Notes: A computed fold for a 72-nucleotide RNA from an Anaerolineae bacterium, annotated as transfer RNA. RNAcentral holds the sequence, with entries from ENA. The prediction has a mean pLDDT of 81.
RNA sequence: GUCCCUGUAGCUCAGCGGAUAGAGCGUCAGCCUCCGGAGCUGAAGGCGAGGGUUCGAUUCCCCCCAGGGACA
Numbered sequence: 001g002u003c004c005c006u007g008u009a010g011c012u013c014a015g016c017g018g019a020u021a022g023a024g025c026g027u028c029a030g031c032c033u034c035c036g037g038a039g040c041u042g043a044a045g046g047c048g049a050g051g052g053u054u055c056g057a058u059u060c061c062c063c064c065c066a067g068g069g070a071c072a
Stems, first nucleotide, its partner, number of pairs: 001071007010025004018055001027043005048064001050062003
């Protein structure tokens, strides 16, 4: 330099054009308990940045950024 893959919650991952973006673990609060843990209930928290296509984009396209890989 060229090409490929990945980027979604604090972490590990789903979702891949529509309707409030979900799960597990974690965090916080409540219940329970003598206290803690476990258990139960609830809550907070996210689509890497910009632009485009579309009635509608996390999803498609372009470009950039970051990480990984192949070739040179």